[in-house]
RNA sequence: CAUUAAAUAAGCGAUUACUUCUGUAUAUCCUCGCCAAUAUGGGGUGAAAGUUUCUACCGGGAAUCCGUAAAAUUCCUGACUAUAGGGGCGGAAUAAUAUUUA
Numbered sequence: 001c002a003u004u005a006a007a008u009a010a011g012c013g014a015u016u017a018c019u020u021c022u023g024u025a026u027a028u029c030c031u032c033g034c035c036a037a038u039a040u041g042g043g044g045u046g047a048a049a050g051u052u053u054c055u056a057c058c059g060g061g062a063a064u065c066c067g068u069a070a071a072a073u074u075c076c077u078g079a080c081u082a083u084a085g086g087g088g089c090g091g092a093a094u095a096a097u098a099u100u101u102a
Stems, first nucleotide, its partner, number of pairs: 004102006014094002018088008026056001031047005041066002050057001058078007
């Protein structure tokens, strides 16, 4: 002098992940095709549309309605996904600086 490791000090306030809350989007909504069930039933599948938006477009429950036909109606509750922000983890760890020791 260089490298590695450890310790200490000062300093920086940068960074991801995880978790939670909130905002925005979307109303977990709307429009249809085909097939199917029939009061012990009311389903399956595909498409389109909606978002400066990827994805999703369903689960559970309640109340009606339809007298056997082809069509369902209303309500309650729960998210997921995209993005933005706050909190927690935590000023913890990591990166970078100096000193000392080996």
Purine riboswitch aptamer from a Bacilli bacterium, 102 nucleotides, folded computationally. NCBI's taxonomy places the organism under Bacteria, Bacillati, Bacillota, Bacilli. The sequence was found by an Rfam model in a public genome assembly. Rfam family: Purine riboswitch aptamer. On this family, see Mandal et al., Cell 2003: "Riboswitches Control Fundamental Biochemical Pathways in Bacillus subtilis and Other Bacteria". Rfam's curators write: Riboswitches are metabolite binding domains within certain messenger RNAs that serve as precision sensors for their corresponding targets. Allosteric rearrangement of mRNA structure is mediated by ligand binding, and this results in modulation of gene expression. A class of riboswitches that selectively recognises guanine and becomes saturated at concentrations as low as 5 nM. In Bacillus subtilis, this mRNA motif is located on at least five separate transcriptional units that together encode 17 genes that are mostly involved in purine transport and purine nucleotide biosynthesis. It has also been shown that some members of this family are specific for adenine instead. Hence this family are termed purine riboswitches. Its family is annotated with purine nucleobase biosynthetic process in the Gene Ontology. Clan: Purine riboswitches. Model confidence (mean pLDDT): 76 of 100.